[in-house]
The RNA shown here (transfer RNA) has 73 nucleotides and comes from a Candidatus Aenigmatarchaeota archaeon.
């Protein structure tokens, strides 16, 4: 330098063919308990890496950039 994969909640990751952003764990509150843990119920938490484009509508499609991993030379 070129090619491939990835970047979504604090962490690990889903998100099908463009149509309201989700799960598990964690966190907070409550219930339960003599008290914890476990369990149950509820809740908070997101510029979907960044900039632009297409579109009525973009996490997704197109272009560029950055970061991480792998491969080739």
């Nucleotide at each position: 330098g070129c090619c491939c994969c990835g970047g979504u909640a604090g962490c690990u990751c889903a998100g099908c063919u463009g149509g309201u952003a989700g799960a598990g764990c964690g966190c907070c509150a409550c219930a339960c308990u003599g008290g914890u843990a476990a369990u149950g119920u509820g809740g908070a938490g997101g510029u979907c890496a960044c900039g632009g484009g297409u579109u009525c509508g973009a996490a997704a499609c197109c272009c560029g950039u950055c970061c991480g991993g792998g491969g080739c030379u």
Notes
RNAcentral holds the sequence, with entries from ENA. Rfam family: tRNA. Rfam classes the family as a transfer RNA. Model confidence (mean pLDDT): 83 of 100.